[in-house]
RNA sequence: CAGGUUGGCCAGGUGAUCACGGCUGCGCUGCGGUGCAGUCGAGGAAAGUCCGCACUCCACAGGGCGCGGUGCUGGCUAACGGCCAGGCGGAGUAAUCCGACGGCAAGUGCAGCAGAGAACGGAUUGCAUCGGCUCGUCAUUGGACGGGUCUGGUGUGAGGGUGAAAAGGUGGUGUAAGAGACCACCGGCGCGGGCAGUGAUGUCGGCGGCCAGGCAAACCCCACCGGGAGCAAGGCAAAGCAGGCGCAUUGGGACGGCCCGUCCCGCAAAAAGCGCCGGGUAUGCCGCUAGAGAUGGCGGGUAACUGUCAUCCCAGAUAGAUGAUCACCAUCCCGAUGAGGGAUACAGAAUGCGGCUUAUACGGCCUGACCUGGGCA
Numbered sequence: 001c002a003g004g005u006u007g008g009c010c011a012g013g014u015g016a017u018c019a020c021g022g023c024u025g026c027g028c029u030g031c032g033g034u035g036c037a038g039u040c041g042a043g044g045a046a047a048g049u050c051c052g053c054a055c056u057c058c059a060c061a062g063g064g065c066g067c068g069g070u071g072c073u074g075g076c077u078a079a080c081g082g083c084c085a086g087g088c089g090g091a092g093u094a095a096u097c098c099g100a101c102g103g104c105a106a107g108u109g110c111a112g113c114a115g116a117g118a119a120c121g122g123a124u125u126g127c128a129u130c131g132g133c134u135c136g137u138c139a140u141u142g143g144a145c146g147g148g149u150c151u152g153g154u155g156u157g158a159g160g161g162u163g164a165a166a167a168g169g170u171g172g173u174g175u176a177a178g179a180g181a182c183c184a185c186c187g188g189c190g191c192g193g194g195c196a197g198u199g200a201u202g203u204c205g206g207c208g209g210c211c212a213g214g215c216a217a218a219c220c221c222c223a224c225c226g227g228g229a230g231c232a233a234g235g236c237a238a239a240g241c242a243g244g245c246g247c248a249u250u251g252g253g254a255c256g257g258c259c260c261g262u263c264c265c266g267c268a269a270a271a272a273g274c275g276c277c278g279g280g281u282a283u284g285c286c287g288c289u290a291g292a293g294a295u296g297g298c299g300g301g302u303a304a305c306u307g308u309c310a311u312c313c314c315a316g317a318u319a320g321a322u323g324a325u326c327a328c329c330a331u332c333c334c335g336a337u338g339a340g341g342g343a344u345a346c347a348g349a350a351u352g353c354g355g356c357u358u359a360u361a362c363g364g365c366c367u368g369a370c371c372u373g374g375g376c377a
Base pairs, nucleotide, nucleotide: 001373002372003371004370005369006368007366008365009364010363012329013328014327015326016325017324018323020041021040022039023038024037025036026035027034028033043346047357048356050355051354052353053352054351055230056229057228058227062260063259064258065257067226068225069224070223071222072086073085074084075083076082087101088099089098090097091096102221103220107219108218109215110214125159126156127155128154129153130152131151132150133148134147135146136145137144138143168186169185170184171183172182173181187211188210189208190207191206193204194203195202196201234286235285236284237283243277244276245275246274247273251265252264253263254262293312294311295310296309297308298307299306300305330344331343332342333341334340
């Protein structure tokens, strides 16, 4: 210098004039509000609502089955399907990236095309051998030898061909031809051991010819986790309406699929409860924003993360405020360099928090870090 990999941060700035929501103070008030001043007022994803928790109610919520989820190891965390570190496998020269990555030698099940044959089996071609038929030569009695675009049986799985995958590969022994049939080496698998590591795992010997296909994001098995519904949770106040039917001791309800256990109600009465039908309401307040909080220092840890100290308060609307206009500047584009013109993304809180995913200007910053190739010193 060129090409590439990867991480963190930012999300136009300043001023002026209008406008909006919350809070505080002061004033006015007909108590409904209203004026002035001060102060605060979207995001890195507020989004998708895909996970996990807090919180609330269901009985301070139990046991079993079922169902659902997760799935290499160790750690972090309130928790997670998240994050960090590591192992293994794959891609890449490398930096680095990707992986639901437990079990198919428990059981059951599934499998398109091609191909002769595909999960316990195959024989099209080929090779070998024994026959048949036929031809030729010799002999001329039986027969012998050799051949064939012919044909049947047996053996074979080495060669060709199909496929993602075809009895592990190479060399030899062996054989009529062959084959782990046997042998040596290599590879895989199983059993068992030494060493290193918390572990996943790595590494080094030994034994067994054992040579075994794939799919568990198929049922299933194993390990671990999970009660349900959700802020329209839930509570208070106000307003409004019209009730009717059904449900009993082997009862109704509270926990949702089932069972058990527990609790509540009730004992012949529909009071409460539950279900169905019908009717009414759509207001105010709380929940509701001080928190697994933010920033900085110091300490622990490779890191995720965490301890401690100091400082700070940082939206809370309810049809939903957080905006508009102008000027100057910034970056980029058009124009010719000038005048001038244009553009500045994705998007937008609704109980809160931790993640993941997706969207983001051919945007910017850290002349971030790292890798490969080339050049110069």
A computed fold for a 377-nucleotide RNA from a Chloroflexota bacterium, annotated as Bacterial RNase P class A. It matches the Rfam family "Bacterial RNase P class A". Rfam describes the family as follows. Ribonuclease P (RNase P) is a ubiquitous endoribonuclease, found in archaea, bacteria and eukarya as well as chloroplasts and mitochondria. The family's RNA type in Rfam is ribozyme. It is recorded under the gene name rnpB. RNAcentral holds the sequence, with entries from ENA. Model confidence (mean pLDDT): 76 of 100.